Background
The part of an RNA shown here (large-subunit ribosomal RNA, domain VI) has 268 nucleotides and comes from Prymnesium parvum. It matches the Rfam family "Bacterial large subunit ribosomal RNA".
[in-house]
Context: one part of a larger RNA
RNA sequence: CGUUAGAGUAUUGCGAGGAUCUCUUCUUAGUACGAGAGGACCGGAAGAGACAUACCUCUGGUGUACCAGUUAUCGUGCCAACGGUAAACGCUGGGUAGCCAUGUAUGGUUAGGAUAACCGCUGAAAGCAUCUAAGUGGGAAGCCCACCUCAAGAUGAGUACUCUUACCAUCUAAGAAUGGUUAAGGUCACGGCAAGACGAGCCGUUUGAUAGGUAUCAAGUGUACGUGCAGUAAUGCAUUUAGCUGAGAUAUACUAAUAGACCGAAGG
Numbered sequence: 001c002g003u004u005a006g007a008g009u010a011u012u013g014c015g016a017g018g019a020u021c022u023c024u025u026c027u028u029a030g031u032a033c034g035a036g037a038g039g040a041c042c043g044g045a046a047g048a049g050a051c052a053u054a055c056c057u058c059u060g061g062u063g064u065a066c067c068a069g070u071u072a073u074c075g076u077g078c079c080a081a082c083g084g085u086a087a088a089c090g091c092u093g094g095g096u097a098g099c100c101a102u103g104u105a106u107g108g109u110u111a112g113g114a115u116a117a118c119c120g121c122u123g124a125a126a127g128c129a130u131c132u133a134a135g136u137g138g139g140a141a142g143c144c145c146a147c148c149u150c151a152a153g154a155u156g157a158g159u160a161c162u163c164u165u166a167c168c169a170u171c172u173a174a175g176a177a178u179g180g181u182u183a184a185g186g187u188c189a190c191g192g193c194a195a196g197a198c199g200a201g202c203c204g205u206u207u208g209a210u211a212g213g214u215a216u217c218a219a220g221u222g223u224a225c226g227u228g229c230a231g232u233a234a235u236g237c238a239u240u241u242a243g244c245u246g247a248g249a250u251a252u253a254c255u256a257a258u259a260g261a262c263c264g265a266a267g268g
Base pairs, nucleotide, nucleotide: 001153005164006163007162008161009160010159011158015150016149017148018147021049022048023047024046025045026044027043033038051107052106053105054104055103059101060100061099062098066094067093068092069091070090071086072085073084074083075082076081112144113143118138119137120136121135166181167180168179169178170177185263186262187261188260189205190204191203192202193201210256211255212254213252214251215250216249217248219245220244221243226239227238228237229236230235
C1' cells in the first nucleotide's frame, strides 16, 4: 500500500515445510521344512541404539566477583580489620537464577486410498493356450492421506462474532470533493519481560505489585567482626549452624510508571 467504511477477537486451510529410521532378545517353535546339519514365514511381547523436539525436578557443566581460603606486593599513620594489583576472576575450594547435556520427558505407530516390479481371476483375437485385448483382484520403507509446524499478499486477498456508525468549515446544480475535530480502536510516551540485534511480540501505567528498594523465606558459602577464655606463640574454643549474599519465592506503594501528545470512520 492492497484486501472497497473504520476497528477488535476468534478461525477455515489453498499451499509449504518437518518427521518417516534401525537392531537385538523372548514367544509362536526347536514347530513347518530337511536324511541330517540346520532352521523359518505369519502373528504376539519386551528392550536398545542413533536421530528429533521440549524442559531443568534429579545427575552434572558453566555461573568474571555470590561465599570462603590463600601467596606476593602496595595502600588506608601503626596493630587488628579491610581495599587495589598479580593477562583481562592472582591462585584455590564451592555455588543460586539463567543457559546447557552427558540429565529428564516425549516421538517414529496404527488405519485408509491409488500404484511399481511381480502374482492372479475370467477371457478372446487364434474352437487350444494365454494375467489383457474388453473386464477384474492382490501387491512396497516408495506416492496421496493420516501425524507435527507455518499458513488468506491464497491479489482467488476467505469465514464468524462483537464495537464505532458523529460533527464542523469551504467550494457547489450535485459529493467517494477539499480541509479539520472526533468515535470504536490504535500509536507515541513511561515501568518492564521467561520477548528481543534494531524493529517486532507480550505485560503493566496509581481503579497499580510493572521494575527497583525494603521485610521474611528459599538457596549458596561455611561458623564473620569484636569481645572473653586457654596457650610463650602459631592457634584453638565460646558467643555462632554465625556473618555475608547476583539473578529465585512471597509480601509491602517507600521510589519510579508523571505529565501528556498524535493517528483514526463510507460504497455499488